This is a predicted structure of an 86-nucleotide RNA (c-di-GMP-I riboswitch aptamer) from Paenibacillus abyssi.
Rfam family: c-di-GMP-I riboswitch aptamer. Gene Ontology term of the family: cyclic-di-GMP binding.

RNA sequence: UAUUCGAAACGGCAAAUCUAUUGAAAGAUAGAGACGCAAAGCUAUGGGCCUAAGGAAGAAAAUUCUAUGGUCGCCUGGUUCCCGAA
Repeated sequence: UAUUCGAAACGGCAAAUCUAUUGAAAGAUAGAGACGCAAAGCUAUGGGCCUAAGGAAGAAAAUUCUAUGGUCGCCUGGUUCCCGAA
């Protein structure tokens, strides 16, 4: 110095909930707020999960199917990064 690992320190992010906006919905954004997180930084690569506007089916209806929508704080892959004890 690098990798692995995660004591300490400087810090970082921000769950639920509330308010406002947005969206068909799932959800997202901003503010407040902290459950937690060593990548709870980024990325939708491969899966999982959520939603069903539009489309298809249904005499009609009820409803069913479907992601091009979403979730990285579900896992995985890729990628970037602070510190330096054992």
The coordinates come from a structure-prediction model, not an experiment, and the mean pLDDT is 88. Taxonomically the source falls in Paenibacillus (Bacteria, Bacillati, Bacillota, Bacilli).